The part of an RNA shown here (small-subunit ribosomal RNA, central domain) has 347 nucleotides and comes from a metagenome.
RNAcentral holds the full RNA, with entries from SILVA.
Rfam family: Bacterial small subunit ribosomal RNA. Rfam links the family to the GO terms structural constituent of ribosome and ribosome.
The coordinates come from a structure-prediction model, not an experiment, and the mean pLDDT is 89.

Context: one part of a larger RNA
């Protein structure tokens, strides 16, 4: 609940795409649905407001008039909004001619490192911690050399740096493949915003099926610690964690800031383009990312042209705490559990 508002106080949907609806540049002309306007019906009478009156007053009662809305009919106007027509380029979009880039898949390939196998040199220790134990080594370990084997991660470059809608993306090369940026004009002519439902993509943990398995590690044993230690340390060590597929849809999925457009002082970084230069650490200009701070916002913190400033357009959401993201119903999953989601009572 015709209101107020969503950074931190409830409260922006995790992200995209896009149906329906809403909302829509600019110039002429029709038209006249909306929109304004003028006439007429009608919307019963009491009842209510108002004026006047009759019972001593009022309560009761009788008279009068206006209006104000609707809603039907008819006559008009034509800025504005709808529709139709017909142009128009500045929104918006394709095309050329560049350019950046861990943006997405697929294959191939490489060094460092860590663990294990093999031998060789070699002798009593090693490892771990606050301290130590458990563990590990005379049946030769650890230490070093050399050879092999596997699995995951890609130091240095590296950045307040880049891509991408978000999730996320980082070693290297080849193959496909989507956005993006700037320049200049050609060409389409509003093709646009936004988006309930729908569909899609979505970290990590989990699930299923099959392979993988060095390290690293919930579960779990063991050693310590402690009063006790179901833990923080410590040896191990199963699921995982990695690879295909398929599921599952969550998260501080955060900028706690929902998309788009316009407008509103600077000033310094730093990415990628262009353009001028006298070539200079110079100047301009798009596009992106930080940092400070003007007006103004703002309870403050702080936001400040990447807005939390001023506006418009459309979606989402919020309505005091606790019950409670619980119950129930629907639905979605194989499950775990997701979505949607109360009320009694209570402060």
């Nucleotide at each position: 609940u015709u209101g107020g508002g969503c950074g931190u106080a409830a409260a922006g949907g995790g992200c995209g795409u896009g149906u329906a609806g809403g909302c829509g540049g600019u110039a002429a002309g029709g038209u006249a649905a909306g929109u304004c306007u003028g006439g007429u019906g009608u919307g019963a009478a009491a009842u209510g407001a108002c004026c006047c009156g009759g019972c001593u007053c009022a309560a009761c009662c009788g008279g009068g008039g206006g209006g104000a809305c609707g809603c039907g009919c008819u006559g008009g106007a034509a800025a504005c909004u709808g529709u139709c027509u017909u142009g128009c380029u500045u929104g918006a979009g394709u095309g050329a001619u560049g350019g950046a880039g861990g943006g997405g898949g697929a294959g191939c390939u490489g060094g460092a490192a860590u663990u294990c196998c093999u031998g060789g040199u070699g002798u009593a220790g090693g490892g771990g911690u606050g301290a130590a134990a458990u563990c590990u080594g005379u049946a030769g370990a650890g230490a070093u050399c050399a050879g092999g084997a596997a699995g995951a991660a890609c130091a240095c470059c590296g950045g307040a740096g880049g891509c991408g809608a978000a999730g996320g993306c980082g070693a290297g090369c080849u193959c496909c493949u989507g956005g993006c940026c700037a320049u200049u004009u050609a060409c389409u002519g509003a093709c646009g915003c936004u988006g309930a439902g729908g569909c899609g993509c979505g970290a990590a943990a989990g699930c299923g099926u099959g392979g993988g398995g060095a390290g690293c590690g919930a579960a779990c044993a063991g050693g310590a610690u402690u009063a006790g230690a179901u833990a923080c340390c410590c040896u191990g060590g199963u699921a995982g964690u990695c690879c295909a597929c398929g599921c599952u849809g969550u998260a501080a999925a955060c900028g706690a800031u929902g998309u788009g457009c316009a407008c509103u002082g600077g000033g310094u970084g730093u990415u990628g383009g262009c353009c001028c230069u006298g070539a200079g650490a110079g100047g301009g200009u798009c596009a992106g990312u930080g940092c400070c701070g003007u007006a103004g916002c703002a309870a403050a913190c702080g936001c400040g042209u990447u807005a939390a400033g001023u506006g418009c357009a459309c979606c989402g959401c919020c309505u005091g705490g606790g019950g409670a993201g619980u119950a129930u119903g629907c639905u979605c999953g194989c499950a775990a559990g997701g979505g949607u989601g109360a009320a009694a009572c209570u402060c």